About this RNA: The RNA shown here (transfer RNA) has 72 nucleotides and comes from Candidatus Harrisonbacteria bacterium CG10_big_fil_rev_8_21_14_0_10_38_8. The RNAcentral record of the sequence draws on ENA. The prediction has a mean pLDDT of 83. Lineage of the source: Bacteria > Bacteria candidate phyla > Candidatus Harrisoniibacteriota. It matches the Rfam family "tRNA". It is annotated as a transfer RNA.
């Protein structure tokens, strides 16, 4: 330099056009002498950035950024 992939909650990841979810973690309550386990409830998101297409974009297109893989 060229090609490909990834970017969504604190972490690991789902989500193939119609108002974004799970597990773990966190908070509160119950349980315990206390902790853990267990049960119940809850908080937490500018979906990497910008532009475009669309009535509508996490999703499609283009450019950029970061990271990773391959080729030279």
């Nucleotide at each position: 330099g060229c090609g490909c992939g990834u970017a969504u909650a604190g972490c690991u990841c789902a989500g193939u056009g119609g108002u974004a979810g799970a597990g773990c973690g966190c908070u509160u309550c119950g349980u315990u002498g206390a902790c853990a386990u267990c049960g119940a409830a809850g908080a937490g998101g500018u979906u990497c950035c910008a532009a475009g297409u669309u009535c509508g974009a996490u999703c499609c297109u283009u450019g950029g950024u970061a990271c990773g893989c391959g080729c030279a």